The prediction has a mean pLDDT of 81. This is a predicted structure of a 682-nucleotide part of an RNA (large-subunit ribosomal RNA, domain II) from an Actinomycetota bacterium. The RNAcentral record of the full RNA draws on ENA.
Context: one part of a larger RNA
RNA sequence: GCCUGCGAGUUACGGUGUGUGGCAAGGUUAACCCGUGAGGGGAAGCCGGAGCGAAAGCGAGUCUGAACAGGGCGUUCAGUCGCAUGCUGUAGACCCGAAGCCGAGUGAUCUAUCCAUGGGCAGGCUGAAGCGGGGGUAAGACCCCGUGGAGGGCCGAACCGACGUCAGUUGAAAAUGGGGCGGAUGACCUGUGGAUAGGGGUGAAAGGCCAAGCAAACUCGGUGAUAGCUGGUUCUCCGCGAAAUGCAUUUAGGUGCAGCGUUGCGUGUUCAUCCGUGGAGGUAGAGCACUGGAUGGGUUAGGGGGCCCACAAGCUUACCGACCCCAGCCAAACUCCGAAUGCCACGGAUCCAGAGCGCGGCAGUGAGACCACGGGGGAUGAGCUUCGUUGGUCGAGAGGGAAACAGCCCAGACCGCCAGCUAAGGCCCCAAAUUCUGGACUAAGUGGAAAACGAUGUGAGAUUGCCCAGACAGCCAGGAGGUUGGCUUAGAAGCAGCCAUCCUUGAAAGAGUGCGUAACAGCUCACUGGUCGAGUGAUCCUGCGCGGACAAUGUAACGGGGCUCAAGUCCAGAGCCGAAGCUGCGGAUUCGUACAUCCGUACGAGUGGUAGGAGAGCGUCGAUGACGCAGCGAAGCGGCGGUGGAAACCGUCGUGGAGCGUCAUCGAGUGAGAAUGCAGGC
Numbered sequence: 001g002c003c004u005g006c007g008a009g010u011u012a013c014g015g016u017g018u019g020u021g022g023c024a025a026g027g028u029u030a031a032c033c034c035g036u037g038a039g040g041g042g043a044a045g046c047c048g049g050a051g052c053g054a055a056a057g058c059g060a061g062u063c064u065g066a067a068c069a070g071g072g073c074g075u076u077c078a079g080u081c082g083c084a085u086g087c088u089g090u091a092g093a094c095c096c097g098a099a100g101c102c103g104a105g106u107g108a109u110c111u112a113u114c115c116a117u118g119g120g121c122a123g124g125c126u127g128a129a130g131c132g133g134g135g136g137u138a139a140g141a142c143c144c145c146g147u148g149g150a151g152g153g154c155c156g157a158a159c160c161g162a163c164g165u166c167a168g169u170u171g172a173a174a175a176u177g178g179g180g181c182g183g184a185u186g187a188c189c190u191g192u193g194g195a196u197a198g199g200g201g202u203g204a205a206a207g208g209c210c211a212a213g214c215a216a217a218c219u220c221g222g223u224g225a226u227a228g229c230u231g232g233u234u235c236u237c238c239g240c241g242a243a244a245u246g247c248a249u250u251u252a253g254g255u256g257c258a259g260c261g262u263u264g265c266g267u268g269u270u271c272a273u274c275c276g277u278g279g280a281g282g283u284a285g286a287g288c289a290c291u292g293g294a295u296g297g298g299u300u301a302g303g304g305g306g307c308c309c310a311c312a313a314g315c316u317u318a319c320c321g322a323c324c325c326c327a328g329c330c331a332a333a334c335u336c337c338g339a340a341u342g343c344c345a346c347g348g349a350u351c352c353a354g355a356g357c358g359c360g361g362c363a364g365u366g367a368g369a370c371c372a373c374g375g376g377g378g379a380u381g382a383g384c385u386u387c388g389u390u391g392g393u394c395g396a397g398a399g400g401g402a403a404a405c406a407g408c409c410c411a412g413a414c415c416g417c418c419a420g421c422u423a424a425g426g427c428c429c430c431a432a433a434u435u436c437u438g439g440a441c442u443a444a445g446u447g448g449a450a451a452a453c454g455a456u457g458u459g460a461g462a463u464u465g466c467c468c469a470g471a472c473a474g475c476c477a478g479g480a481g482g483u484u485g486g487c488u489u490a491g492a493a494g495c496a497g498c499c500a501u502c503c504u505u506g507a508a509a510g511a512g513u514g515c516g517u518a519a520c521a522g523c524u525c526a527c528u529g530g531u532c533g534a535g536u537g538a539u540c541c542u543g544c545g546c547g548g549a550c551a552a553u554g555u556a557a558c559g560g561g562g563c564u565c566a567a568g569u570c571c572a573g574a575g576c577c578g579a580a581g582c583u584g585c586g587g588a589u590u591c592g593u594a595c596a597u598c599c600g601u602a603c604g605a606g607u608g609g610u611a612g613g614a615g616a617g618c619g620u621c622g623a624u625g626a627c628g629c630a631g632c633g634a635a636g637c638g639g640c641g642g643u644g645g646a647a648a649c650c651g652u653c654g655u656g657g658a659g660c661g662u663c664a665u666c667g668a669g670u671g672a673g674a675a676u677g678c679a680g681g682c
Base pairs, nucleotide, nucleotide: 001682002681003680004679005678006677011091012090013089014088015087016086017085018084019083020082021081022080023079026047027046028045032040033039051058052057061073062072063071064070094232095231097229101222102221103220104219105218106217112196113195114194115193116192117191118190119189120188121186123155124154125153126151130147131146132145133144134143135142159183160182161181163180165178166177167176198214200210201209202208235617236616237615240612245258246257247256248255249254260366261365263363264362265361273349274348275347276346277345278344279343285337286335287334291331292330293329295327296326297325298324302320303319304317305316306315307314372393373392375390376389378387379386399410400409401408414587415586416585417584419583420582421581425577426576427575428561429560430559434574436573437572438571439570440569441568447563453547454546457544458543459542461540462539463538464537465536466535474531475530476529477528478527480504481503482502485499486498487497510525514523515522588607589606590605591604592603593602594601595600618671620668621667622666623665624664625663626662627661628660629659636655637654638653639652640651641650642649643648
């Protein structure tokens, strides 16, 4: 891993509903007895038939109260005892699962420390004290030589250890092997016997060790501890079908109540959509009449400056500036105004007596309370986000489209069909359907990712300057004189800078546009003439393009091929393809109505579905009764064939060799694929 078997809402007693049955103002027995499916046990008890009050108590009332007031609870509504079933309480209470807590015991053959008694340490090195001799001294101290053999001394085997490395890592080994390494007379190592025991021991202390796992050993017991947690929970079909919100929570992945769903009962009459009519209301927008904000101009009080005066007055001012006027603006907490939607009411249409919708009440039950993402409109924030609201989808929704893609677009799958029409989206090939029609644009493979900003890209429109009295561009020529203007400066001559910027001749020519020089010079421009011969400049608006544009395996930002008067973009048009949508044909089923009533028939509306609740069935085991099958071959098993909407069932042949089936009723240890399930086999 596979196969086979086993494997999870049970039982008891209460409570409360529903269904059904008996009796009914009553219902029923309990223990027990017994001649045992019966009977007895009814002036045992329980429930009901009356309530109110704390109670005395009163009683269809009562309590409060001074009250004959008001108010509270009652008075109207049949119960009770079985059976079945939903839920719930107490119990292990659907099953498996802790880490743990407590009790009683078992452990120091491992290991920690200690006690008693034994054992072990090749060889080599060093050479303390003391002692002897010699020297030395007043005596000493002290020095030298020898002797001596101290030391948690030195080197190094056994022995003990374990620093590094390599190997090993389903090992040779649940800690090892190799060549190196540390201690090796000591706080050394070791044999045997003994002591200390679980909140206890022992510990040169690491929470170490206490029998291969110790922040509290192991065994058994309390014990089916508890687990708001994880996993699992077994046959079928039919119809309905959620929620992921509010409030509260030692609450946040739990729970309660409400909301929501479903089933049953009762009751009422309508909903919903559309149309019409009538309403309420200050949002979007807009506006500036109010409240505020805020720009420019005009006018002009007041203030400041200046002049004149200083006593005031007057004059003046490119300063500040109220009111007022003109123009242009801003506002969630501004409004002279003011929608669309939405909301309310009435009337009508559609639908319809059902399904369904909606209202009210009751009862039971369920999950959820991490939902996710688009669209509209808000709040918050720098922002990704986050949080309300409204509606949609997903959740619980398959099918077609978006290459692929829960939440986007189209569309809601009862079943069958090698039939038809469409939706979104598409129609050159991959790949179903136009290389369809007409007009235009794009040259960037733009299309087939992106901004500020930049640009003689190109199409359309508008306004305007110059122009056959010759424009624009090019070419030829001129571009002068006073004058090197004045100042400044070393110089300043059109061209560092400052000031001024005139005059003359002329077709025209700046006291000079740029380059240039130390300064001049030189080149050039404005401007003018000629040549040429028809358009040439400027601005605005707009369509489509260009640049801006950098990422990691490999093109890789059209799904691909490939596409350029398109297979791109825009406008207009004709067709076609395209889904589980709609239609056609056949079938199943639910509900309702009508008709029939035994089966049913017709019509109408339905039949996606998680949690969940509801209905109807299949199969297994057992009991009782009735009826059957079986050695002329039961069950089981294998092959083949058949029936039913499913669970399933039947026939036949073979095998097998002794039991089995049908119907009715009753009763369950009643259905396996999952639980790192359990056991066995392979």